Transfer RNA from a Phototrophicales bacterium, 74 nucleotides, folded computationally. Taxonomically the source falls in Phototrophicales (Bacteria, Bacillati, Chloroflexota, Candidatus Thermofontia). Its mean pLDDT, the model's own confidence on a scale to 100, is 81.
RNA sequence: GGUGAUAUAGCUCAGUUGGUUAGAGCGACGCACUCAUAAUGCGUAGGUCGCCGGUUCAAGUCCAGCUAUCACCA
Numbered sequence: 001g002g003u004g005a006u007a008u009a010g011c012u013c014a015g016u017u018g019g020u021u022a023g024a025g026c027g028a029c030g031c032a033c034u035c036a037u038a039a040u041g042c043g044u045a046g047g048u049c050g051c052c053g054g055u056u057c058a059a060g061u062c063c064a065g066c067u068a069u070c071a072c073c074a
Base pairs, nucleotide, nucleotide: 001073002072003071004070005069006068007067010026011025012024013023019057028044029043030042031041032040050066051065053063054062
């Protein structure tokens, strides 16, 4: 330099043919339970869906560019 993949919560990930509340597990915090801790149960907070544009009535999802990471080729 070329090709491809990935980017969504603190971490690991899901998200269907684009369709109206953006989710799960773990973690954090609070409450219950316990003599206490763990475990368990209930609840709460936490997201400009990598950045910037475009298409559309509507974009996490489609398209272009850029950035970062990984793999392969040279």

It matches the Rfam family "tRNA". From the family's description: Transfer RNA (tRNA) molecules are approximately 80 nucleotides in length. Rfam classes the family as a transfer RNA.